[in-house]
Context: one part of a larger RNA
RNA sequence: UUUGGCGUAAAGCAUCUAUAGGUGUCUUUUUAAUUCUGCCAUCAAAUCCAAGGGCUCAACCCUUGACAGGCGGUGGAAACUACCAAGAUGGAGUACGGUAGGGGCAGAAAGAAUUUUCGGUAGAGCGUUGAAAUGCGUAAUAUCAAGAAGAACACCAACAGUGAAAGCACUCUACGAGGCCGACACUAACACUGAGAGAGGAAAGCUAGGGGAAUGAAUGACAUUAGAUACCCAAUAGUCCUAGUCGUAAACGAUGGAUACUAGGCGCUGUGCAUAUUGCCCCGUGUAGUGUUGUAGCUAAUGCGUUAAGUAUCCUGUAUGGGAAGUACGUCUGCAAUAAUAAAACUC
Numbered sequence: 001u002u003u004g005g006c007g008u009a010a011a012g013c014a015u016c017u018a019u020a021g022g023u024g025u026c027u028u029u030u031u032a033a034u035u036c037u038g039c040c041a042u043c044a045a046a047u048c049c050a051a052g053g054g055c056u057c058a059a060c061c062c063u064u065g066a067c068a069g070g071c072g073g074u075g076g077a078a079a080c081u082a083c084c085a086a087g088a089u090g091g092a093g094u095a096c097g098g099u100a101g102g103g104g105c106a107g108a109a110a111g112a113a114u115u116u117u118c119g120g121u122a123g124a125g126c127g128u129u130g131a132a133a134u135g136c137g138u139a140a141u142a143u144c145a146a147g148a149a150g151a152a153c154a155c156c157a158a159c160a161g162u163g164a165a166a167g168c169a170c171u172c173u174a175c176g177a178g179g180c181c182g183a184c185a186c187u188a189a190c191a192c193u194g195a196g197a198g199a200g201g202a203a204a205g206c207u208a209g210g211g212g213a214a215u216g217a218a219u220g221a222c223a224u225u226a227g228a229u230a231c232c233c234a235a236u237a238g239u240c241c242u243a244g245u246c247g248u249a250a251a252c253g254a255u256g257g258a259u260a261c262u263a264g265g266c267g268c269u270g271u272g273c274a275u276a277u278u279g280c281c282c283c284g285u286g287u288a289g290u291g292u293u294g295u296a297g298c299u300a301a302u303g304c305g306u307u308a309a310g311u312a313u314c315c316u317g318u319a320u321g322g323g324a325a326g327u328a329c330g331u332c333u334g335c336a337a338u339a340a341u342a343a344a345a346c347u348c
Base pairs, nucleotide, nucleotide: 005318006317007302008301012316015199016198017197021193022192023191025088026087027086028085031082033081035077036076037075038074039073040072042070043069049065050064051063052062053061054060091190092187093186094185096182097181098180099179104175106173107172108171114149115148116147117146119144120143121142125136126135161168162167205245206244207243208242209241210240214239215238219234220233256315257314258313259312260311261310264293265292266291267290268289269288270287271286272285273284297304298303321348322347323346330341331340
């Protein structure tokens, strides 16, 4: 390389942008690199193959001939790929008219609860557990009023929405981003994928400075127990904010992206048309998403099934028995913790 794979058996990069590269709509023209084809030259002999011949046959030996294929030259063809030139609009995009949204960032403000401080009422328990104790208590718990602080935003809430993913929810405002629908004005293949590269990337961790209500690794105390590294009480770091760093997750749909095709039924969300009008009520229909059930087909089965794991094409990543091992060494990243790349001996 061929062949066959990647939801669950080994295997889709956690996600996107994009360079090189690979691949790529329709029509006409040019060239002839590529492709196809005629001829010429060449590819030692031996060998192989075919037809004859010689050793009594055979092996063996001798003579003659040739295919296929390669490289080069030359003539021709122009369907495909490519090139030249011109055009088209279906792919893609721009502009226009609408529209939905927890999409992002920054700022401002609200209420409930909790804890705490102060004051009032009241006056002995409270709290916890399987049961207790540690713990808090004549200034507690309870209850009322006032103040402060930090964190998170009940109900609405959904099988819903949105974002590339991680993620995103009290309310309001500013800024800028993406999507979808409609109409069809403009550009005219401007497209798809994407090695390296770059960007963002939960939680935990780290650095510096703040903050510290609640919760709570580590730690301490009480008990239980064979033990109790738990359950209970307290409580540090952390969780929060600002500026950096880290770059990993069962980062999951365990399912890479794009395009086209292939039965339906029943929902939800956005937006059109038609219809209907008191009413975005019902019914019908298109499109973009999001669910459920299911035909054909696929699958080892489970199941998937127009959101494919079906039928095809293009690009990319990746697997090749288990363990040793995602380890050692080397390189590289980082303040560190670690991360990335990545074997072998040996063994079954």
The part of an RNA shown here (small-subunit ribosomal RNA, central domain) has 348 nucleotides and comes from Gossypium anomalum. Model confidence (mean pLDDT): 84 of 100. NCBI's taxonomy places the organism under Eukaryota, Streptophyta, Euphyllophyta, Malvales, Gossypium. The RNAcentral record of the full RNA draws on SILVA.